[in-house]
Description:
The prediction has a mean pLDDT of 83. The RNA shown here (transfer RNA) has 71 nucleotides and comes from Tetradesmus obliquus. The sequence is in RNAcentral, with records from ENA and Rfam. It matches the Rfam family "tRNA". Rfam links the family to the GO term triplet codon-amino acid adaptor activity. The family's RNA type in Rfam is transfer RNA. The same sequence occurs in records of 2 taxa.
RNA sequence: GCGCUCGUAGUCUAGUGGUAUGAUAGGUCCCUGCCACGGACCAGGCCCGGGUUCGAUUCCCGGCGAGCGCA
Repeated sequence: GCGCUCGUAGUCUAGUGGUAUGAUAGGUCCCUGCCACGGACCAGGCCCGGGUUCGAUUCCCGGCGAGCGCA
C1' cells in the first nucleotide's frame, strides 16, 4: 500500500429499515439483628461525516479505530 471482517451502556452481548435485547457492574427501596443471597424499580448505549428513504443502529460512500491476510 491492497483486500476481508468488525465497531451497540463502564464491560460483554442480541437485533436488523419503524425511537435497541439481555447479562454484569452502579444507584434507591424491600428482605435480614448486620452482611451476603434473593426480590422490585431506576439510570446508562448504536464510532464520526455524507447519501438513499416518509423513516437508517440496519442499506450505500468516505473517514477513523481494531483484528486477520497478501505484498